[in-house]
This is a predicted structure of a 100-nucleotide RNA (TPP riboswitch aptamer (THI element)) from a Lentisphaerota bacterium.
Its mean pLDDT, the model's own confidence on a scale to 100, is 77.
RNA sequence: CGUCAUCAGUUGGGGUGUCUGUCCUGCGGGCAGUCUGAGAUCAUACCCAUCGAACCUGAACCGGAUCAUGCCGGCGUAGGGAUACUGAGCAGGUCUGCUU
Numbered sequence: 001c002g003u004c005a006u007c008a009g010u011u012g013g014g015g016u017g018u019c020u021g022u023c024c025u026g027c028g029g030g031c032a033g034u035c036u037g038a039g040a041u042c043a044u045a046c047c048c049a050u051c052g053a054a055c056c057u058g059a060a061c062c063g064g065a066u067c068a069u070g071c072c073g074g075c076g077u078a079g080g081g082a083u084a085c086u087g088a089g090c091a092g093g094u095c096u097g098c099u100u
Base pairs, nucleotide, nucleotide: 001092006088007087008086009085010084011049012048013047014046017035019033020032021031022030023029024028055080056079057078061074062073063072064071
C1' cells in the first nucleotide's frame, strides 16, 4: 500500500403465489389455516446490487410430481436487471533500517 471471502452500515433494486374453510349480494376482497420458500405484506422484515439466477421477460412454455401452485427440473455460456459507496478485516506485495 492493501485484495477475495466475511461482517457492519449507507444508498439503491426486488417478490409476495397455491389450496382449504369462513365472511361480505357479487366483480373482487377480508380473516384463519395449508404447501414451498430467506421472504407468501407481523415489512423499521427478508433477499439482491454488475465477479449481478435477487428479480423480470420468454411463459397461458416443456417434462415430472402434487389436492393445488411460478412445487421440482429444463429452458439458461437466452434477453433484461439495481452507477454503487463507507468502515472493519486479512492473504499478499513494496520500500527503508538493522543483524547474520